[in-house]
RNA sequence: UGAGAUAAAGCCAAACUCGCUGAUAAACGAGUACGGAAAGCCACGGGUCUCAAUAGAUAGCCGAGCUGCCUCAC
Numbered sequence: 001u002g003a004g005a006u007a008a009a010g011c012c013a014a015a016c017u018c019g020c021u022g023a024u025a026a027a028c029g030a031g032u033a034c035g036g037a038a039a040g041c042c043a044c045g046g047g048u049c050u051c052a053a054u055a056g057a058u059a060g061c062c063g064a065g066c067u068g069c070c071u072c073a074c
Stems, first nucleotide, its partner, number of pairs: 001073004011036002016031004021026001034060001040066002044063003047058004
């Protein structure tokens, strides 16, 4: 510098259950392990969802931006 498929030392943790916050989408904690190479951060663009709302939610829907581990090749 490039690549990331079978993999994984370490990392994250879907669905479901319980608890808890919220009007809701949903968040958070515990159990668990469907998956993940940014499933780290960020609502800037698009999408989706909630709502009485000009308000919210979603980064594990996609893209942009910022940062970063491991493996392999050069």